[in-house]
Context: one part of a larger RNA
RNA sequence: GGAUUAACGCUGGCGGCGUGCCUGACACAUGCAAGUCGAACGAGGUCGCAAGACCUAGUGGCGGACGGGUGAGUAACACGUGACCAACCAACCUCGAAGUUGGGAAUAGCUCUGCGAAAGCAGGGGUAAUACCGAAUGUGGCCCGGCGCGGACAUCCGCACCGGUCUAAAGAUUUAUCGCUUCGAGACGGGGUCGCGGCCUAUUAGCUUGUUGGUGGGGUAACGGCCUACCAAGGCGAUGAUGGGUAGCUGGUCUGAGAGGACGACCAGCCACACUGGGACUGAGACACGGCCCAGACUCCUACGGGAGGCAGCAGUGAGGAAUCUUCCGCAAUGGGCGAAAGCCUGACGGAGCAACGCCGCGUGUGGGAUGAAGACUCUAGGGUUGUAAACCACUGUCGGAGGGGACGAUCGUGACGGUACCCUCCAAGAAAGCCCCGGCUAACUACGUGCCAGCAGCCGCGGUAAUACGUAGGGGGCGAGCGUUAUCC
Numbered sequence: 001g002g003a004u005u006a007a008c009g010c011u012g013g014c015g016g017c018g019u020g021c022c023u024g025a026c027a028c029a030u031g032c033a034a035g036u037c038g039a040a041c042g043a044g045g046u047c048g049c050a051a052g053a054c055c056u057a058g059u060g061g062c063g064g065a066c067g068g069g070u071g072a073g074u075a076a077c078a079c080g081u082g083a084c085c086a087a088c089c090a091a092c093c094u095c096g097a098a099g100u101u102g103g104g105a106a107u108a109g110c111u112c113u114g115c116g117a118a119a120g121c122a123g124g125g126g127u128a129a130u131a132c133c134g135a136a137u138g139u140g141g142c143c144c145g146g147c148g149c150g151g152a153c154a155u156c157c158g159c160a161c162c163g164g165u166c167u168a169a170a171g172a173u174u175u176a177u178c179g180c181u182u183c184g185a186g187a188c189g190g191g192g193u194c195g196c197g198g199c200c201u202a203u204u205a206g207c208u209u210g211u212u213g214g215u216g217g218g219g220u221a222a223c224g225g226c227c228u229a230c231c232a233a234g235g236c237g238a239u240g241a242u243g244g245g246u247a248g249c250u251g252g253u254c255u256g257a258g259a260g261g262a263c264g265a266c267c268a269g270c271c272a273c274a275c276u277g278g279g280a281c282u283g284a285g286a287c288a289c290g291g292c293c294c295a296g297a298c299u300c301c302u303a304c305g306g307g308a309g310g311c312a313g314c315a316g317u318g319a320g321g322a323a324u325c326u327u328c329c330g331c332a333a334u335g336g337g338c339g340a341a342a343g344c345c346u347g348a349c350g351g352a353g354c355a356a357c358g359c360c361g362c363g364u365g366u367g368g369g370a371u372g373a374a375g376a377c378u379c380u381a382g383g384g385u386u387g388u389a390a391a392c393c394a395c396u397g398u399c400g401g402a403g404g405g406g407a408c409g410a411u412c413g414u415g416a417c418g419g420u421a422c423c424c425u426c427c428a429a430g431a432a433a434g435c436c437c438c439g440g441c442u443a444a445c446u447a448c449g450u451g452c453c454a455g456c457a458g459c460c461g462c463g464g465u466a467a468u469a470c471g472u473a474g475g476g477g478g479c480g481a482g483c484g485u486u487a488u489c490c
Base pairs, nucleotide, nucleotide: 001490002489003488004487006486007485008484009483010482013362014361015360016359017358018357019355020354021320026318027317028316030315031314032313035062036061037060040059041058043056044055045054046053047052069273070272071271079197080196081195082194083193084192085191088190089189093186094185095184096183097182098181099180100179101135103133104132110125111124112123113122114121115120140167141166143164144163145162146161148159149158150157151156171178172177173176199245200244201243206236207235208234211233212232213231214230215229216228217227218226248270249269250268251267252263253262254261255260275296276295277294278293279292298309299308300307301306326352328351329350330349334348335346336345337344338343365395366394367393368392375386376385377384378383400427401426402425403424404423405422409417434479435478436477437476438475439460440459441458445474446473447472448471449470455462456461
């Protein structure tokens, strides 16, 4: 000098765009943040004379694995980059091929009864489906056997044919579709393996028994000590194993001429976590933030028998702290879930609010105006400085105030923002300047007060009676809605 998610002191007019718990991954009152489908199903209800329309507790489907938050843990194939899977998955979407036959038994809701303070639970009866279960069919597909062709990276892989075994489905409505089943391919996404790369510490030198490898078996979508039984005795390490400390990683950001150094806030990609620890269930996908079970700590309700909860979602509260915002508006846009659609939901998002926290822009007037008012300061008492500065005259209208018009963002409709931005007319200099410094480094000097006191200070150093260094004043210098200080990095 530059930079900052800054804070503190003094000061503070406006706008645009950003940013805003770095500390206690501390505890949380309240509201909202994930629903939707009646064109899957029975039933109940409201309106209606009816036809029918509408609503929905339950069964069922899809979604709740996305979106949003946080950085605790993690030194690891977590991340970055490159390669591989002949060892894999794949709901919704696209393309192609084939099919969608005929039955059965339940169960919730409902009703009756009972238990409980509640949360809720038990029993009897009866009922529907795109819920569940047999059977049929088998284009196909899995598996087994045979034969042939082609390919590969050590295992083996692909394709065609023959035989055998096993294996599907669901309907709905407004009759045009939407679905359902099997298979093949694609796309989006995911899983796994490996090479290389990126912290400190040797005042950590040895570490390891599922450990290293093999065989059989299990498990997984899949390879694998992933797990298990047996067998062998291996595997890693000064090219730093093991241990300890610290830390989410990256694109990037800051600085620097660069090399490099430091950092990883906002935005974007990946990972990890969801009160703490453990576990599985469902599912295409989770070992699942607003799901379940168990244990623990904590809080709350209770009739004391027993129950309920999880803001590191958006606001907000307490606490901690030098320190970090509204319990706002809207689904109008973009995007997401569901639905045939109308539409519903969406604290994602779009906006507004607060904060000079940052960057950028603008203003606080412009021109004229004296051998130069007053005041203040100083002086050799003549004067000098403040100073064209003010007053005064003329002008302008950024900003401000009042009135009128009034968007783009939306494509047929639909605008939270918003009567906002912007435009026109009128009013009137009206409301708008401070902060730090003036010994040298370093730009800017005098007076008074003080008297090694009070104080200053980044370094050198000032102050003990004339202090340009302390305090105040006048003057001056620098920057300017900011200016200084502190902290950190280069």
Molecule: small-subunit ribosomal RNA, 5' domain
Organism: bacterium